Background:
A computed fold for a 331-nucleotide RNA from Nitratifractor sp., annotated as Bacterial RNase P class A. Its mean pLDDT, the model's own confidence on a scale to 100, is 77.

RNA sequence: AGAGGUAGGUAAAGAGUCGCCCAUUAAUCAAUGGGAGGAAAGUCCGGGCUGCAGUGAGGCGGGACACCACCUAACGGGUGGCCGGAGCAAUCCGAGGGCAAGUGCAACAGAAAGCAGACCGCCUGUCUGUAAUGGCAGGUAAGGGUGAAACGGCGGUGUAAGAGACCACCGGUUCUUUUGGUGACAAAAGAAGCCAGGUAAACCCUGUCCGCAGCAAGAAGCACCUGGUAUAAGCCUCACAUUCGUGUGCUUCGCUGGAGCAUAUCGGCGACGAUAUGCCAAGAUAAAUGACUCUUCUUGACAGAACCCGGCUUAUAGCCUACCUCUUUAU
Numbered sequence: 001a002g003a004g005g006u007a008g009g010u011a012a013a014g015a016g017u018c019g020c021c022c023a024u025u026a027a028u029c030a031a032u033g034g035g036a037g038g039a040a041a042g043u044c045c046g047g048g049c050u051g052c053a054g055u056g057a058g059g060c061g062g063g064a065c066a067c068c069a070c071c072u073a074a075c076g077g078g079u080g081g082c083c084g085g086a087g088c089a090a091u092c093c094g095a096g097g098g099c100a101a102g103u104g105c106a107a108c109a110g111a112a113a114g115c116a117g118a119c120c121g122c123c124u125g126u127c128u129g130u131a132a133u134g135g136c137a138g139g140u141a142a143g144g145g146u147g148a149a150a151c152g153g154c155g156g157u158g159u160a161a162g163a164g165a166c167c168a169c170c171g172g173u174u175c176u177u178u179u180g181g182u183g184a185c186a187a188a189a190g191a192a193g194c195c196a197g198g199u200a201a202a203c204c205c206u207g208u209c210c211g212c213a214g215c216a217a218g219a220a221g222c223a224c225c226u227g228g229u230a231u232a233a234g235c236c237u238c239a240c241a242u243u244c245g246u247g248u249g250c251u252u253c254g255c256u257g258g259a260g261c262a263u264a265u266c267g268g269c270g271a272c273g274a275u276a277u278g279c280c281a282a283g284a285u286a287a288a289u290g291a292c293u294c295u296u297c298u299u300g301a302c303a304g305a306a307c308c309c310g311g312c313u314u315a316u317a318g319c320c321u322a323c324c325u326c327u328u329u330a331u
Stems, first nucleotide, its partner, number of pairs: 001327010012296007020035005037302001041313002044311005049214004054240007062210005067081005082096001083094004097205002102203002104199002119144002121140007152170002155167003171195002173192008218253007226245001228244001230242002260279008297300001
């Protein structure tokens, strides 16, 4: 200097004039203070919160997760590892239990694609025949061919010819032992001829977990109307038992002090936790934060809260910061 990887920040800035919403103030005016995001989006997960949760019997179901340890209120989230894959690497990806429980699926080519298989071959016997060739019967899967993949590899013994049929070595699988690790696992030694392809975001099996509905939840008040209403669960049926409301309109609450934020110290590889100190950062309700003027430069992307919070996913102009990897050059 170039190329890449990881983790972050910002989200035009400043000044002025008028206007809008909230809080404080008895009320108005005035004054003071405050007033959209990193994703506010999606509504995909998990909760806080609110309401419901009579009993018994029978029948049929549904969803989620899946290596290990830890974090968290919890999660299908996060952190750190193990194993596998991609990459020279920094790093990234994994819907990561089971195919030896069962059932399926895999185009074309090929004889045959999973209790497979004989196209060309090899061997033995026999028929015809001078011979060659050919026919028939039996054996065979080592060689060749097809294919992404052909039921371990290689070298021998053996055989009529062959074959894990047998043997040595290697590989895989299963089991046992030792060492290291909390563990997933890793390394080593030994035994067994045991040799079982791929696929489970294929059906399925195994294990673990799962009340429902949702702020238009719900509560209160006033007025009118009315005699029926309700009794969680994924759904249905039966029996018994209990309850006081139902509907409409308006107003108020819910409505913002939180599993909150900032700083420091300590613990931890880390996510994060503990302690101390300090702070209070929008609450609209047909929907508030807008309009105009001037200046600056990086010329401004995606985009607007509606009960709240923790995640995930998606969109995103320009600018800035830190660390790491590879290549090249110079010292």

Record summary:
The source organism's lineage runs through Bacteria, Pseudomonadati, Campylobacterota, Sulfurovaceae and Nitratifractor. It matches the Rfam family "Bacterial RNase P class A". The family's RNA type in Rfam is ribozyme.